[in-house]
This is a predicted structure of a 132-nucleotide RNA (SAM-I/IV (S-adenosyl methionine) riboswitch aptamer) from Proteobacteria bacterium SPGG2. It matches the Rfam family "SAM-I/IV (S-adenosyl methionine) riboswitch aptamer". Gene Ontology terms of the family: S-adenosylmethionine metabolic process and regulation of gene expression. The literature on the family includes a 2008 paper in RNA by Weinberg et al., "The aptamer core of SAM-IV riboswitches mimics the ligand-binding site of SAM-I riboswitches". NCBI's taxonomy places the organism under Bacteria, Pseudomonadati, Pseudomonadota. Its mean pLDDT, the model's own confidence on a scale to 100, is 80. The model forms 100% of the base pairs in the Rfam consensus.

C1' cells in the first nucleotide's frame, strides 16, 4: 500500500411507513416450503436495528460504552434440506455453498503526498510506564 488466499461473524436484532415500478422473489442448482395484483422483487426517501471499520470515550494497551463518518442489515435460523460424522427417531455437531466486513471524502500524483469532515452520544473494568 494492495487484495479477499487466509481471518472473524451468519439462533440474537430492527417497518403492517411514504412514492415510483408492475410480476415475479426468498444468492446457484434438485427437491421442499414460504411471500407476492390487499403490489411482492427492486429503486427513492423516512425510520429503524447492528459495534465489522475509522472517530469518541482514552492515557501504552485489553475488555466494555456510544449509532457521529463507512459499510451491512430490517419475513420465515444463510426459510430448510442436500455432502460427512454421531443417534432408533427427533436433533445435535461439522463441512461445502454463499453473504458481510477490511473507514470516507477532496485535491495533486501512476504506486507516494497534502488536506477535509465524524455527535448536544458514552456505565464501567483491567492494566503499561513515570513521580510521590
Nucleotide at each position: 500500500c494492495a487484495u479477499a488466499c487466509a481471518c472473524a461473524u451468519c439462533a440474537a436484532g430492527a417497518g403492517a411507513g411514504g412514492c415510483g415500478c408492475g410480476a415475479g422473489g426468498g444468492a446457484a442448482c434438485u427437491g421442499g416450503c414460504c411471500c407476492u395484483a390487499c403490489g411482492a422483487c427492486c429503486g427513492c426517501c423516512c425510520g429503524g436495528c447492528a459495534a465489522c471499520c475509522u472517530g469518541g470515550u482514552u492515557u501504552a494497551g485489553c475488555c466494555g460504552c456510544c449509532a457521529a463518518g463507512g459499510u451491512g442489515c430490517c419475513a420465515a435460523c444463510g426459510c430448510c434440506a442436500g455432502c460427512c460424522c454421531g443417534g432408533a427417531g427427533a436433533c445435535g455437531g461439522g463441512g461445502a455453498c454463499g453473504a458481510u466486513g477490511a473507514g470516507g471524502c477532496u485535491c495533486a500524483a501512476g504506486u507516494u503526498g497534502a488536506g477535509c469532515a465524524a455527535g448536544c452520544a458514552a456505565a464501567g473494568g483491567u492494566g503499561c510506564c513515570c513521580a510521590c